[in-house]
Context: one part of a larger RNA
């Protein structure tokens, strides 16, 4: 000098863009953050409409008939999105390869099929236990729930032939045998279901190389290293198991201990290098602590389950409930870090044929000079070089200083009033036309949180707006007064003991400027 997720002191007019618990992965009140589908199903708790009965009427009762729909069965999604950096020195990450050892819901393409039957169960109803949480018993019933049968490509096994590969071996053709599929709904337009092959996407596994400290850590290892055989897995493998052998790693740093998420990148530097990994993107790990599996295409699952533990809460003392490292917010810790805000309008996600519903993702707004960029606090003229202040060699000069006054002008900004978007020529729905079976065009309707915001114009009036640090040298900027090794300053050298450009004040000056200094850290 540059830099910062900064803090502190003094000061502060506005806007754009970005940023905001670096500490206790400490504990959490409250609300919200994952639902959706009635075009899968049985139904009808509640709402609305229609109908019926009674009544003069108000109204009461009945009625799944319709819109729709609480709870229930079923499907898809709750493995994404969002948070944090505890752990991890590891194939975790980066980079480059391999899988002839693998999986992949939704999506796309191709081919074929969608036949027949059966048993349950929730809700409901009846009964019953419990303070509650939550159950238990009995009866009935449905489905795109579950099960059985048929058929089938394909697969597994056995046999034959061909061909290829670095190898274990792979691929193709063919014969036999065994086993294994399906689901319907509909507004008739559609939406689905099953099998196989291929694609795409996403993942799993293996390997080469690369990236901390300590040798004041030198030996480490028994599922350890390898083999045969099995189990398990989507798949390879001591991943696991029985048996057999005695191996395997290590000064090219094993083992131990300590620190740490990794990368893209960021800061600095001419570079080489050094330092950092906050925001944003990719990967990983974690979800009160530890462990376990279930479901599923996918989890060993933040707002799922079970067990154990610590903590908090409820209790009728028998027993139960909970997990903000989601968004806000609270306490605590700390030098220190924001609102218990608005909207699904856009972008994106889930479900749904769709309308739509949900979305603290996201988009916006609020707070904070915490950063960066831009603008302003006026411009031109104006010498009796005014008054006042300060200084001096003092009837006079110098300086503050064109600075002020004064004259003319402007109105960014401010205030008031008026006008006024872009983000949406999208998309939805309805109608219609064309081509050809889902696209394009046209018409109509409707959709904006931010927001009546940004922006524009008019009016008024210089009006609403400047500070901070420094002035001995390094280092740009000097005099007077006070003080008298005192009070004090100080980054280093050093100032102060009676004329201090170094302390305190004043005048003046210098440097930055809505900031300026100090502290901390890195180069």
């Nucleotide at each position: 000098g540059g830099a910062u997720g900064a803090a502190c002191g003094c000061u502060a007019g506005c806007g754009g863009c970005a940023g905001g618990c670096u500490u206790a992965a400490c504990a959490c009140a409250u609300g919200c953050a994952a639902g959706u589908c009635g075009a899968g199903g049985g139904g009808c708790a509640g709402c609305a409409c229609g109908g019926g009965u009674a009544g003069c009427a108000a109204u009461a009762c009945c009625u799944g008939g319709u819109g729709g729909c609480g709870a229930c069965c079923g499907g898809c999604g709750g493995a994404a999105g969002g948070g944090u950096g505890c752990g991890u020195a590891a194939c975790g990450c980066g980079u480059g390869a391999g899988c002839a050892a693998c999986c992949u819901g939704c999506c796309c393409g191709u081919a074929u099929c969608u036949g027949g039957g059966a048993c349950a169960u929730a809700a409901c109803c009846g009964g019953u236990g419990g303070a509650a949480a939550c159950g238990c018993c009995g009866c009935c019933u449905a489905a795109u729930u579950u099960c059985c049968c048929a058929u089938a490509a394909c697969a597994a096994c056995a046999g034959a032939g061909g061909c290829c590969g670095c190898a274990u071996g792979a691929c193709c053709u063919u014969u036999g045998c065994u086993u294994g599929a399906a689901a319907g709904c509909u507004u008739c337009g559609g939406c689905g279901g099953a099998u196989a092959c291929g694609g795409a996407u996403g993942g799993g596994c293996u390997c080469g190389c690369g990236a901390g400290a300590c040798a004041u850590u030198a030996g480490c290892u028994u599922g350890u290293u390898g083999g045969c055989g099995g189990g398990g897995u989507a798949a390879c493998g001591g991943c696991c198991c029985a048996c057999c052998a005695a191996g395997g790693c290590g000064a090219c740093g094993a083992u131990g201990c300590u620190u740490a998420g990794g990368g893209g990148u960021u800061c600095u530097g001419a570079g080489a290098g050094g330092a950092a990994g906050g925001u944003c993107c990719c990967c990983c790990a974690c979800a009160c602590u530890g462990g376990u599996a279930c479901u599923g295409a996918g989890a060993c699952a933040c707002g799922g389950a079970c067990c154990a533990g610590a903590c908090u809460c409820c209790u009728a003392c028998g027993g139960g409930a909970g997990g903000c490292a989601g968004c806000a917010g609270u306490g605590a810790g700390g030098a220190a870090u924001a609102u218990u805000g608005g909207u699904c309008a856009a972008u994106g996600g889930g479900c749904g044929c769709a309308a739509g519903c949900c979305u603290g993702a996201a988009c916006c707004a609020g707070c904070c000079a915490a950063g960066u960029c831009g603008c302003g606090u006026g411009a031109a003229g104006g010498a009796a070089g005014a008054c006042g202040g300060c200084c001096c060699u003092a009837c006079g000069g110098g300086u503050u200083g064109u600075a002020a006054a004064c004259u003319u002008c402007u109105u960014u900004u401010a205030u008031a009033c008026a006008g006024g978007g872009a983000u949406a020529a999208a998309g939805u729905c309805a109608g219609u036309u064309a081509c050809g079976u889902g696209u394009a065009g046209c018409u109509g309707u409707u959709u904006g949180c931010a927001u009546g915001u940004a922006c524009u114009g008019u009016a008024u009036g210089a009006a609403u707006a400047a500070g901070g640090a420094u002035c001995g040298g390094c280092u740009a900027a000097c005099u007077c007064c006070g003080u008298g090794c005192c009070a004090g300053c100080a980054g280093c050298c050093g100032c102060g003991g009676u004329a201090a450009u170094a302390c305190g004040g004043a005048g003046g000056a210098u440097c930055c400027g809505a900031g300026c200094g100090u502290u901390a850290u890195c180069c």
RNAcentral holds the full RNA, with entries from ENA and SILVA. The part of an RNA shown here (small-subunit ribosomal RNA, 5' domain) has 523 nucleotides and comes from an uncultured bacterium. Its Rfam family is "Bacterial small subunit ribosomal RNA".